[in-house]
Transfer RNA from a Dehalococcoidia bacterium, 74 nucleotides, folded computationally. It was read from a public genome assembly. NCBI's taxonomy places the organism under Bacteria, Bacillati, Chloroflexota, Dehalococcoidia. Its mean pLDDT, the model's own confidence on a scale to 100, is 81. Rfam family: tRNA. By type it is a transfer RNA.
């Protein structure tokens, strides 16, 4: 230096063919339940959808470059 794929919530990870409200499990808070604790069960917070531009009536999803990580090749 080529080539391939990944980046969505504190952590792992899902998102159909681009369609208006972005999800799940663990984790957090809260209430419930118990003599407390845990489990369980209700709610709730928590997102620049890595960054920039761009095409589009609409972008986490197509395009381009950036940047960080992986795996192959030299």
């Nucleotide at each position: 230096g080529g080539g391939c794929g990944a980046u969505u919530a504190g952590c792992u990870c899902a998102g159909u063919u681009g369609g208006u409200u972005a999800g799940a499990g663990c984790g957090c808070a809260g209430c419930g339940u118990u003599g407390a604790c845990a489990u369980c069960g209700c709610u709730g917070a928590g997102g620049u959808c890595a960054g920039a531009g761009g095409u589009u009536c609409a972008a986490a999803u197509c395009c381009u470059c950036u940047a960080u990580c992986g795996c192959c090749c030299a």